[in-house]
Molecule: transfer RNA
Organism: uncultured bacterium
RNA sequence: GGGCCAUUAGCUCAGCUGGUUAGAGCGCAUGCUUGAUAAGCAUGAGGUCCUUGGUUCGAUCCCAAGAUGGCCCA
Numbered sequence: 001g002g003g004c005c006a007u008u009a010g011c012u013c014a015g016c017u018g019g020u021u022a023g024a025g026c027g028c029a030u031g032c033u034u035g036a037u038a039a040g041c042a043u044g045a046g047g048u049c050c051u052u053g054g055u056u057c058g059a060u061c062c063c064a065a066g067a068u069g070g071c072c073c074a
Base pairs, nucleotide, nucleotide: 001073002072003071004070005069006068007067010026011025012024013023019057028044029043030042031041032040050066051065052064053063054062
């Protein structure tokens, strides 16, 4: 220098043919349970869907540029 992949909750990751409210597990908080923990059960909080612009009636999803990380080639 060139190519490819990833970026969504604190962590690890899903997310359909673009359609109105964005999810799971773990973690966290509260309550129940216990002599007390752990485990279990219930409830809840937690989101700039990496950024900017574009397309569209409508974008996490499509397009372009950029950012960060990773892999490959030279």